[in-house]
RNA sequence: GCCGACUUAGCUCAGCUGGUAGAGCAACUGUCUUGUAAACAGUAGGUCCUCGGUUCGAUUCCGAGUGCCGGCU
Numbered sequence: 001g002c003c004g005a006c007u008u009a010g011c012u013c014a015g016c017u018g019g020u021a022g023a024g025c026a027a028c029u030g031u032c033u034u035g036u037a038a039a040c041a042g043u044a045g046g047u048c049c050u051c052g053g054u055u056c057g058a059u060u061c062c063g064a065g066u067g068c069c070g071g072c073u
Stems, first nucleotide, its partner, number of pairs: 001072004006067001010025004019056001027043005049065005
């Protein structure tokens, strides 16, 4: 330099052919316990990497870029 994959909650990741986003773990609160842990119930947490385009409407489609990973030279 070229090619490909990825970028979504604190972490690991879903969300598949566009209709205002979820799981597990973690955190917090409550119940239980003499207390802690475990268990159970609940709560909060997101400018869906950035900019632009298409569309009534974009996490999703298109273009450019950032970061990271792999391959080739």

A computed fold for a 73-nucleotide RNA from a Patescibacteria group bacterium, annotated as transfer RNA. Model confidence (mean pLDDT): 81 of 100. It was read from a public genome assembly.